[in-house]
RNA sequence: UGAGGGUUAGCGUAACGGUAGCGCGGCGGUCUCUAAAAUCGUUGUGAGUGGGUUCGAAUCCCACACCCUCCG
Numbered sequence: 001u002g003a004g005g006g007u008u009a010g011c012g013u014a015a016c017g018g019u020a021g022c023g024c025g026g027c028g029g030u031c032u033c034u035a036a037a038a039u040c041g042u043u044g045u046g047a048g049u050g051g052g053u054u055c056g057a058a059u060c061c062c063a064c065a066c067c068c069u070c071c072g
Stems, first nucleotide, its partner, number of pairs: 002070006010024004018055001025043006048064005
């Protein structure tokens, strides 16, 4: 310099254009002398930024930012 991929909750990770899930974590209960483990319940104003398309965008298009890989 060029090419490809990625950016979603505190962390990790899904999701044919139609209410954004799951795990971990957090909180509460059961159990225990206590704690851990186990188990039950519960919790989250979360889509990198700015535009565009569309009745409707995490999803499609454009620009930019940052991260990773590759070519030279």
Molecule: transfer RNA
Organism: Clostridiales bacterium UBA4362